[in-house]
RNA sequence: ACAGGUCACCAGACGGCCGCGGCUCUCGUCAGAGGGCUGAGGAACGUCCGGGCUCCCCAGAGCAGGGAUGGUGGGUAACACCCACCCGGGGCAACCCGCGGGCCAGUGCAACAGAAAGCAGACCGCCCAGUUCCGACUGGGUAAGGGUGAAACGGUGGUGUAAGAGACCACCAGAGUGUCGGGUGACCGACGCUGCUGGGUAAACCCCAUCCGGAGCAAGAUCAGACAGACAGCGUUCGAGGCGGCUCGCCGAGCUGUCGGGUGGAUUGCUUGAGGCCGGUGGCAACAUCGGUCCCAGAUAGAUGGCCGUCAGGCGAGAAGGGUGACCGACUCGUCGACAGAACCCGGCGUAUCGGUGGCCUGUCCUC
Repeated sequence: ACAGGUCACCAGACGGCCGCGGCUCUCGUCAGAGGGCUGAGGAACGUCCGGGCUCCCCAGAGCAGGGAUGGUGGGUAACACCCACCCGGGGCAACCCGCGGGCCAGUGCAACAGAAAGCAGACCGCCCAGUUCCGACUGGGUAAGGGUGAAACGGUGGUGUAAGAGACCACCAGAGUGUCGGGUGACCGACGCUGCUGGGUAAACCCCAUCCGGAGCAAGAUCAGACAGACAGCGUUCGAGGCGGCUCGCCGAGCUGUCGGGUGGAUUGCUUGAGGCCGGUGGCAACAUCGGUCCCAGAUAGAUGGCCGUCAGGCGAGAAGGGUGACCGACUCGUCGACAGAACCCGGCGUAUCGGUGGCCUGUCCUC
């Protein structure tokens, strides 16, 4: 210099004019006027997870069913998140990716091709025997060779054999198992034994372990205001309904449907919180802890905007000039600025995004 990896950050700046929400102060003829402070995001988004908060339930026990999670160890209020590590895969590497428990408990599934696809299998070939009109045919053996397939029951060499075969042997790869060693652990390593060579699929049923009440700020509370009930069915000793499945047990008078009527205002919840920033300490890290400091939107049909100017940035065109050249390029003109937008609040994940900046790391080449 070029190519890449990773972790962070920014999301134009300043000024002028006009406009909007909230809080507050002053004036006021109570209509309002003026001043000050403050006013979106990295995703405020999707609403996919986890919590706080609120209400319902709170008389439980057992059984059944459902859902979620799934390598190990940590972190956290919690998580499906984060960190570190293990194993597998990709990359020369930095690094990235993994819906990563169990198919020697059981059951199931696998298109096409192929002879054969799951207690394998003989199409071609090879070998043996028989027949023969010498073309071949029939029976048997054989998984070493060919062909099919995503996948065909280890690989190489030898022994052996009619031809072959872990049938046997050596080495290699794997599996199981034993001992020893390392690690908290997932797991890893060394040595030995067994010819053991046993396919895949659990985002298939299923099995194992752990966890799990429901509804949501239109939750809920207060105030003000309005109104009208009618009919039908079931039930109160034979038990409606509730304890969101069932049973036991407990409570014990209402429940359901159709039609009709009223309201749809205000206040609160509401923003100070697992909070932000800076520094110290512990930890590889996620994070924890201590000290200091700061207060940072609360609308309710929903405010946070528009125009102009200057500067900075990206892109395009031209271009003085520089260079042997690829090319670089002061300056000028034009043009562009994304995705999006609070609505109870936090922690995550996922997705969208014109563009820009920085730290660390990797590879290749060049120069000293």

RNAcentral holds the sequence, with entries from ENA.
Bacterial RNase P class A from Brevibacterium sp. LE-L, 368 nucleotides, folded computationally.
The coordinates come from a structure-prediction model, not an experiment, and the mean pLDDT is 76.
It is recorded under the gene name rnpB.
It matches the Rfam family "Bacterial RNase P class A". Gene Ontology terms of the family: tRNA processing, ribonuclease P activity and dimeric ribonuclease P complex.
The organism belongs to Brevibacterium, within Bacteria.